[in-house]
Molecule: transfer RNA
Organism: bacterium
RNA sequence: GGGUUCGUAGCUCAAUCGGUAGAGCGCUUCGUUUACACCGAAGAGGUCAGAGGUUCGAUUCCUCUCGAACCCA
Numbered sequence: 001g002g003g004u005u006c007g008u009a010g011c012u013c014a015a016u017c018g019g020u021a022g023a024g025c026g027c028u029u030c031g032u033u034u035a036c037a038c039c040g041a042a043g044a045g046g047u048c049a050g051a052g053g054u055u056c057g058a059u060u061c062c063u064c065u066c067g068a069a070c071c072c073a
Stems, first nucleotide, its partner, number of pairs: 001072007010025004019056001027043005049065005
């Protein structure tokens, strides 16, 4: 330098064929306990890597950039 696969909640990951994003763990509060843990209930937390484009509408399609892993040279 060229190519492939990725980037989604604090962490590990889902989410399909475009229609206002979820799980587990973790965190907060409440119940329970003398207290802690377990358990039960409720809740907070995401500009879906960044910027443009297409579209009535983009996490999803296209282009560029940044970052990670791998392959070729």